[in-house]
RNA sequence: GACUGUAAAGGGCAAACCCGCCGCAAUGCGGGGACGCAAAGCCAAGGGUCCAGGGUAAUGGACUGCCAGGCUGCCAGU
Numbered sequence: 001g002a003c004u005g006u007a008a009a010g011g012g013c014a015a016a017c018c019c020g021c022c023g024c025a026a027u028g029c030g031g032g033g034a035c036g037c038a039a040a041g042c043c044a045a046g047g048g049u050c051c052a053g054g055g056u057a058a059u060g061g062a063c064u065g066c067c068a069g070g071c072u073g074c075c076a077g078u
Stems, first nucleotide, its partner, number of pairs: 002078004012037002017032005035065001041071003046067002048063005
């Protein structure tokens, strides 16, 4: 440096659901809670989905825990 994730160590994230709050909405934030995750870390200038809009449009918004791509990264093994 590349590839891999059977086992281990130390850790990390947190679906559904519940409570509170922002928002027209999709969503998001905080607390609780764990279904899962080796990138479930970051990027919304690719595709896709969702919401607002309305003219099957334009436009604006949301999702990276839908897929692809880019960047970075822990441990172990080869």